[in-house]
RNA sequence: CCAGAGGGUCGGGCGGCCGCGAACGCGCAAGCGUCCGAGGAAAGUCCGGGCUCCACGGAACGACGGUGCCGGCUAACGGCCGGCGGGGGUGACCCCAGGGAAAGUGCCACAGAAAGCAGACCACCGGCCUUCGGGCCGGCAAGGGCGAAAGGGUGGGGUAAGAGCCCACCGCGGGACCGGUAACGGGACCGGCACGGUAAACCCCACCGGGAGCAAGACCGAAUAGGGGCGGCAUAUGGGCCACGUUCCGGCUCGUCGCCCGGGUUGGUUGCUGGACCCUGUCCGCAAGGGCAGGGCGAGAGGAAUGGUCGCCCAAUCCGCCGAAGCCUCGGCCGAGGCGGAUGGACAGAACCCGGCUUACAGACCCUCUGGCAUU
RNA sequence: CGGGGAGUGGCGCAGCCUGGUAGCGCAUCUGCUUUGGGAGCAGAGGGUCGCAGGUUCGAAUCCUGUCUCCCCGACCA
Repeated sequence: CCAGAGGGUCGGGCGGCCGCGAACGCGCAAGCGUCCGAGGAAAGUCCGGGCUCCACGGAACGACGGUGCCGGCUAACGGCCGGCGGGGGUGACCCCAGGGAAAGUGCCACAGAAAGCAGACCACCGGCCUUCGGGCCGGCAAGGGCGAAAGGGUGGGGUAAGAGCCCACCGCGGGACCGGUAACGGGACCGGCACGGUAAACCCCACCGGGAGCAAGACCGAAUAGGGGCGGCAUAUGGGCCACGUUCCGGCUCGUCGCCCGGGUUGGUUGCUGGACCCUGUCCGCAAGGGCAGGGCGAGAGGAAUGGUCGCCCAAUCCGCCGAAGCCUCGGCCGAGGCGGAUGGACAGAACCCGGCUUACAGACCCUCUGGCAUU
Repeated sequence: CGGGGAGUGGCGCAGCCUGGUAGCGCAUCUGCUUUGGGAGCAGAGGGUCGCAGGUUCGAAUCCUGUCUCCCCGACCA
C1' cells in the first nucleotide's frame, strides 16, 4: 500500500430570527421571564420481569404451551459470557433448533428387481438342454443400472465366480483406566461390522410456565330505566363460586352462572416516572458480571409538543477550470491535488416502566487483529 | 396503546392439522347450438401459493424473520 476479520463511539456543529409543549416565577389580564424537552433503535410486539386486578387458596395428578451440549452471570430469560463437539475459511475469525432414532409408532413420493430386520433386473460363475438366438436349475452380491438414500472404504490373499470369507491400514461399535466440576478428550484391550434417514412428524426424557393487561386498577363527580329476554345448575345430608381440567383438604355464599337486547356519560384526580437508573474511580473475576466510594437527575401532556428558515463551517455527491507524477504512435491518454459553483443531511419518533432479541439505518471516526506485495 | 386473525389464477374460496398430483365456483377464450344474442353443451388457457431464509431427498403445508390488510377493546348503572 492492497484485500479482509472482530469490537466500539457518533449519527451534523455554531450563530441569528420565527414558532410548539411542560414546570416554576411575575402580572388583574393580554402576556413576559427562567429552565427543560425523543432514540439507538422510541419500531416489530418475538421473549423475560416489575406493577395491578382476577371473591377470603394451597397441594397432587393431568392437559396445553415453551426450552433443550456443559459450566457460569442475571430479578428473570429462548439473553449474555467462557468452554466442548460438528462444519466453513490460507488466516484473523464465522456459522450450528447442538438431548434421545439400540422405548415405541408413522413416513420415505417418482424412478427402481428391491425402500426397512432387505432384495436379485442386467452382468459374473457352475451344471443340464439347445433349433446356437438362447432357455432351465443353482451359486454370488464384487461390477452395471435406479434413486436423496441400496446393509463399511482401499489394497492384497482366496475362489468355479465371489463375498469381512481371511489379512493389513483407515472407519465404526464396546471399553478397564487416566485427565476434566461437566459437556467432552485420550485410551490398553475386545468385536468382523450389527445399529439407513426423519423428532422445525407423533413421541420419550429433563426443566420451566395460573390468566389478563395502565383502555390493568383506585378515588371523586355527572347522567340514565340499578330495566328486559334466553339458557344452565339448583332450591339446604343440597347447590353455586374460589380464574385451564379432575381430585383432596380448606374457605366464601344462599340463589348463582353464562349470553344477548336496551339506557346514560364522553368530565376530573391518581396510577406516572428516582430506577435491577446514569457517570467516574477502585477492588474481585479470563469474561459476562459483582462489591465499595464519590458525583448526577434525563419528557411525563391530551390522540399527543420536541419544528421551520437564513448565514458560515465539517463530511458526501455531481459539474466546470487549472493541473504534479506516469504512459505515449509526441496528436494526446490517464489523473493525485487545488479553485469555483450546484445539491445537501440515514432509519425513524416516547404514550406504565425496565432487561434482552430481531429488524431498518446515508455517512464519519477510533481500537485490535489476519493474509499478500514492496522496502529497510 | 393493547389483543386477535388473514394473505393461494382476474374475483370469492378449498387444500395446510397428517409435507410428494395445486383444486372448486364465477369470470376469460375457442367450438357446437340459434336468424342473431342470452342461456345451455363440449373443450382450452391462466397461479413467483405476500416476500426472504432455514429444516427435509422434497415445503402452499413445518420453523424463524419481514411486509401488507382486516377485526376487537372506554366508563357508569
Two RNAs folded together computationally: RNase P RNA and transfer RNA, 453 nucleotides in total. Rfam match: Bacterial RNase P class A. Rfam describes the family as follows. Ribonuclease P (RNase P) is a ubiquitous endoribonuclease, found in archaea, bacteria and eukarya as well as chloroplasts and mitochondria. It is annotated as a ribozyme.